[in-house]
Description
Transfer RNA from a bovine gut metagenome, 67 nucleotides, folded computationally. Its Rfam family is "tRNA". From the family's description: Transfer RNA (tRNA) molecules are approximately 80 nucleotides in length. Its mean pLDDT, the model's own confidence on a scale to 100, is 80.

RNA sequence: GCUAUAGCGUAGUUGGUUAACGCGCCAGAUUGUGGUUCUGGAGAUCGAGGGUUCGAGUCCCUCUAGC
Repeated sequence: GCUAUAGCGUAGUUGGUUAACGCGCCAGAUUGUGGUUCUGGAGAUCGAGGGUUCGAGUCCCUCUAGC
């Protein structure tokens, strides 16, 4: 100096109201079974703490971990 967002990999615009996608997982349909395919669902208080703001994943400070 860069990075840290779901089990894994990523997106998230100028700070704005329900944090998205793929793989995976669970249930159902299909199938003689499994796989494939289709439908539905669960799962992240965004590394930790604090600050600014009506409002923070996003801005500021400190710390932690990795490169």